RNA sequence: UAAUAUAUUGGGCAAACCUAGUGAAAGCUAGGGACGCAAAGCCAUUGGGUCUAAAGGCCUAGCCUAUGACUGCCAGGUUGCAUCA
Numbered sequence: 001u002a003a004u005a006u007a008u009u010g011g012g013c014a015a016a017c018c019u020a021g022u023g024a025a026a027g028c029u030a031g032g033g034a035c036g037c038a039a040a041g042c043c044a045u046u047g048g049g050u051c052u053a054a055a056g057g058c059c060u061a062g063c064c065u066a067u068g069a070c071u072g073c074c075a076g077g078u079u080g081c082a083u084c085a
Stems, first nucleotide, its partner, number of pairs: 012037002017032006035072001041078003046075003049070003056064003
């Protein structure tokens, strides 16, 4: 250096919070940071559920409502990784 066999790894994402930006808000983006996750990858035009309420409406101390948001709320679909099992 090459081959064979066996065993094992390699890793991935990123809650709360902080900083900056963005948005009416819910939230999102980036950096830091790890609570956790074997799908905490993707789909919100698969179903349910939850959050917000700018605009609009109304019975106007307020209430209703998604065209906005959440896949780390529950299922479903779909893709991927690991293993002798």

The prediction has a mean pLDDT of 82. Predicted 3D model of an 85-nucleotide RNA (c-di-GMP-I riboswitch aptamer) from a Bacillota bacterium.